[in-house]
A computed fold for a 103-nucleotide RNA from an Ignavibacteria bacterium, annotated as SAM riboswitch aptamer (S box leader). Its Rfam family is "SAM riboswitch aptamer (S box leader)". Its family is annotated with regulation of gene expression in the Gene Ontology. Its mean pLDDT, the model's own confidence on a scale to 100, is 85.
């Protein structure tokens, strides 16, 4: 990075250091941010995908380790389809995020 698959309305912050953007990308909106954002480091924290134990039904545990994660539903919308009739409400797909296999 490329394919495959699973899962994405839940949960979970305080200190430093920088100092001015920021929310994937592109428009559209909405929204954090000098009462300090993002990012980096540190120390907790969630959460349970691998790896663990018991267990066989693909279930239950724990939280040591590998990952992830710690604003807003993947922050909302872009395509179709249905519905509705003035723009709404549902599915679905795209994209995209993490895990685990293979390459």
């Nucleotide at each position: 990075c490329u394919u495959u698959u699973a899962u994405c309305u839940a949960g979970a912050a305080a200190g430093g250091u920088u100092g001015a953007g920021g929310g994937a990308u592109c428009a559209g909106g909405c929204c954090c941010u000098g009462c300090g954002a993002c990012a980096c480091c540190u120390u907790g924290g969630c959460a349970a995908c691998c790896a663990c134990a018991c267990u066989u039904u693909u279930g239950u545990g724990a939280a040591u380790g590998g990952u992830g994660c710690u604003a807003a539903u993947u922050c909302c919308u872009g395509c179709c389809c249905a519905u509705g009739u003035u723009u709404u409400u549902g599915g679905g797909g795209g994209a995209g995020a993490u895990g685990a296999a293979a390459g």